[in-house]
Context: one part of a larger RNA
Molecule: small-subunit ribosomal RNA, central domain
Organism: uncultured bacterium
RNA sequence: UUGGGUUUAAAGGGUCCGUAGGCGGGCUAGUAAGUCAGUGGUGAAAUCUCUCGGCUCAACCGGGAAAUGGCCAUUGAUACUGCUAGUCUUGAAUUAUUAGGAAGUAACUAGAAUAUGUAGUGUAGCGGUGAAAUGCUUAGAGAUUACAUGGAAUACCAAUUGCGAAGGCAGGUUACUACUAAUGGAUUGACACUGAUGGACGAAAGCGUGGGUAGCGAACAGGAUUAGAUACCCUGGUAGUCCACGCCGUAAACGAUGGAUACUAGCUGUUGGGCGCAAGUUCAGUGGCUAAGCGAAAAGUGAUAAGUAUCCCACCUGGGGAGUACGUUCGCAAGAAUGAAACUC
Numbered sequence: 001u002u003g004g005g006u007u008u009a010a011a012g013g014g015u016c017c018g019u020a021g022g023c024g025g026g027c028u029a030g031u032a033a034g035u036c037a038g039u040g041g042u043g044a045a046a047u048c049u050c051u052c053g054g055c056u057c058a059a060c061c062g063g064g065a066a067a068u069g070g071c072c073a074u075u076g077a078u079a080c081u082g083c084u085a086g087u088c089u090u091g092a093a094u095u096a097u098u099a100g101g102a103a104g105u106a107a108c109u110a111g112a113a114u115a116u117g118u119a120g121u122g123u124a125g126c127g128g129u130g131a132a133a134u135g136c137u138u139a140g141a142g143a144u145u146a147c148a149u150g151g152a153a154u155a156c157c158a159a160u161u162g163c164g165a166a167g168g169c170a171g172g173u174u175a176c177u178a179c180u181a182a183u184g185g186a187u188u189g190a191c192a193c194u195g196a197u198g199g200a201c202g203a204a205a206g207c208g209u210g211g212g213u214a215g216c217g218a219a220c221a222g223g224a225u226u227a228g229a230u231a232c233c234c235u236g237g238u239a240g241u242c243c244a245c246g247c248c249g250u251a252a253a254c255g256a257u258g259g260a261u262a263c264u265a266g267c268u269g270u271u272g273g274g275c276g277c278a279a280g281u282u283c284a285g286u287g288g289c290u291a292a293g294c295g296a297a298a299a300g301u302g303a304u305a306a307g308u309a310u311c312c313c314a315c316c317u318g319g320g321g322a323g324u325a326c327g328u329u330c331g332c333a334a335g336a337a338u339g340a341a342a343c344u345c
Base pairs, nucleotide, nucleotide: 003317004316005315006314007299008298012313014201015200016199017198021194022193025088026087027086028085029084030083031082033081034080035077036076037075038074039073040072041071042070049065050064051063052062053061054060091191092188093187094186095184096183097182098181099180100179103177104176105175106174107173108172109171110154115149116148117147118146119145120144121143125136126135162169163168206247207246208245209244210243211242215241216240220236221235222234223233258312259311260310261309262308263307266289267288268287269286270285271284272283273282274281275280293301294300318345319344320343327338328337329336330335
């Protein structure tokens, strides 16, 4: 490399957009590049293979054939692919109607709770634990009432619920933006699929500048525990967690399962829509169970496939060394991306 693979053994890129490329629906006509057939030329000789012969055999030598995977020219064939022209509507898109949602951005706003402050009542404890202590408290704590301030998060509803490409998204209202489904079949008429390089987005933590800081809380301090205790438990508590702008670009970024299309038994929930008086049925999602099949093998999977097929991309090729070294690119840094070898089993 081929082949074989990629849920769990090595292996699906974190996700999407999209360039080149690859690949691509039905019908008609033309063309004849690919494709197929005929003919001609060329493909030196030797060598190799087969066969016949010559040296007493063989090596060796000679004759003949085959082979020379091809290339060129020319004459035809036209199913398929390509190209050109036309056409169609079922793929795709537009549009109308009816709906949907924790989809996004921004602004405003609500109540509960914690904390703090002030004032009142009130008196000796509070807090915490397995038990304690550190801690707070007669300068009046804790408890309780009223008012105020401030930050963060949104109980119930709430659900194998819903939405989003993924990350993710949950009090309410408004504005703006995007999306999805069903139905109609009005419009375009293959405009599709995938996608190397590239671009955008991308949890948490972390970084830069400026704010903010109630609760929680790495680090740190103290109290315990213990043989020790740089921990688990307790009392405090700084970064951080929050906001704005800019970086970082990684996660068990998981369904450990790339995307698209078509086909292949059923049963039973649920979300949104259509039809229906209802029973029900149908489309799109989202769950459970199972058939055939699949699974080196099992767990399992099973129309939301890991089944049957096609197209495109990514990735794997024994363990360790190692996601390391070196180089390069990116980054303020932390580091990220790319990514070996010696050696060893």